[in-house]
This is a predicted structure of a 149-nucleotide RNA (glmS glucosamine-6-phosphate activated ribozyme aptamer). The sequence was found by an Rfam model in a public genome assembly. Of the family's consensus pairs, 83% are formed in the model. The coordinates come from a structure-prediction model, not an experiment, and the mean pLDDT is 75.

RNA sequence: AUUAUUUUUCUAGCGCCAGACCCUUAAAUGGGUGACGAGGUUUGUAGUUAUCGAAGUAUUCGGCGGAUGCUACAACGGUUUGUGAAUCGUAAGAAAUACUUUUAAAAAAUAAAAUAAAAAUUAUAACAAAGAGGUAUUUCACACAGUUA
Numbered sequence: 001a002u003u004a005u006u007u008u009u010c011u012a013g014c015g016c017c018a019g020a021c022c023c024u025u026a027a028a029u030g031g032g033u034g035a036c037g038a039g040g041u042u043u044g045u046a047g048u049u050a051u052c053g054a055a056g057u058a059u060u061c062g063g064c065g066g067a068u069g070c071u072a073c074a075a076c077g078g079u080u081u082g083u084g085a086a087u088c089g090u091a092a093g094a095a096a097u098a099c100u101u102u103u104a105a106a107a108a109a110u111a112a113a114a115u116a117a118a119a120a121u122u123a124u125a126a127c128a129a130a131g132a133g134g135u136a137u138u139u140c141a142c143a144c145a146g147u148u149a
Base pairs, nucleotide, nucleotide: 014065015064016063017062019061020033021032022031023030036053037052038051042075043074044073045072046071047070048069076089077088078087079086081145082144083143084142093140094139095138096137097136098135099134100133101132102131109124110123111122112121
């Protein structure tokens, strides 16, 4: 390098590190930290400091890149047979109330093995919010054309 087999991964709160901080050291030019999960993608372009809480009293500081968010326009698709308008995105009308479903994780603490140290790993158990789905009730859902009676 090629071929075959097996295993793992199968991807976006994600990746990275010139600053900063921590450790070792005479000294870093060495080692390490640098966001804990939940939720989230029809397609293209542009813009933009991209949702939710947890921990923490603070380096989860600071910076760079990316990104399923939002907004505008266009395309495709659902919502009534067509068109427009409106609204939504394959779970594809909108709103309100109640109930319900959607296993939070990490930090901290304890323990274990390992390491020069910092750090990292594994095990134990507890603790959210937003959004979305389902059920029940209520309110709203335009115009024109066509079809049937």